[in-house]
RNA sequence: GGCGGCGUAGCUCAGUUGGUUAGAGCGAGCGACUCAUAUUCGCUAGGUCCGGGGUUCAAAUCCCUGCGCCGCUA
Numbered sequence: 001g002g003c004g005g006c007g008u009a010g011c012u013c014a015g016u017u018g019g020u021u022a023g024a025g026c027g028a029g030c031g032a033c034u035c036a037u038a039u040u041c042g043c044u045a046g047g048u049c050c051g052g053g054g055u056u057c058a059a060a061u062c063c064c065u066g067c068g069c070c071g072c073u074a
Base pairs, nucleotide, nucleotide: 001073002072003071004070005069006068007067010026011025012024013023019057028044029043030042031041032040050066051065052064053063054062
């Protein structure tokens, strides 16, 4: 240099044949239980869906481009 994959909550990820609220587990905070802690259970908060542009009535999802990470190849 060429090709491919990935980027979504603090972490690991799902959601990608466009649509109804953006989610799960872990973690955090609060509460219940306990003499207390842990476990368990309940509740709550937390997101520019990597940035920019385009298509569309509507984009995390499709298209273009930039950035970052990983792999293959020369």
Transfer RNA from Deltaproteobacteria bacterium RIFCSPHIGHO2_12_FULL_43_9, 74 nucleotides, folded computationally. The sequence was found in a public genome assembly. The prediction has a mean pLDDT of 82. Its Rfam family is "tRNA". Its family is annotated with triplet codon-amino acid adaptor activity in the Gene Ontology.